[in-house]
Order: sequence, then structure tokens, then C1' cells
RNA sequence: AUAUAACAGGGUGAUGAAGCUCACCCGGACUUGACGUCCAGACCGCUUUGCAGCUAAUGGCUUCUGCGAUACC
Repeated sequence: AUAUAACAGGGUGAUGAAGCUCACCCGGACUUGACGUCCAGACCGCUUUGCAGCUAAUGGCUUCUGCGAUACC
């Protein structure tokens, strides 16, 4: 220097943040060739014909923040 293999990485999971963990998605197009632009995918709660109503800051665990209820001082 080249090649191969392995390892990894990014995103998402009905309201905020962090750690751990689980699951899911990871393709394409364009030109101006850039830490570029656009599209796709995972994802976007429940009940009701409708009006309307209900649970919940978690996918799960823990902690913090915010909100709500009850009791005591």
C1' cells in the first nucleotide's frame, strides 16, 4: 500500500432527561460532491356510528424533572 474477514455504527419504540437492557428498521435517488439535498423503512394509544370518554412522562428497569391524588406535620 492492497485485499479479505471480523468487529461496529445510525435511527425508531403515543408528552422531558440520563444509565442499563430488549425489540424493530438500515434501502434508494439527485448534483452543487458537501459533516450536501430529497424519498423510503422501523414509529405515530384505547373505546364509540357520532358526540364524547379513558390510561400514560418507561418498549422494560432505575433515577431526576414536571404534573395529579391521598394522609400527616
Molecule: Fluoride riboswitch aptamer (crcB RNA motif)
Organism: Bacillota bacterium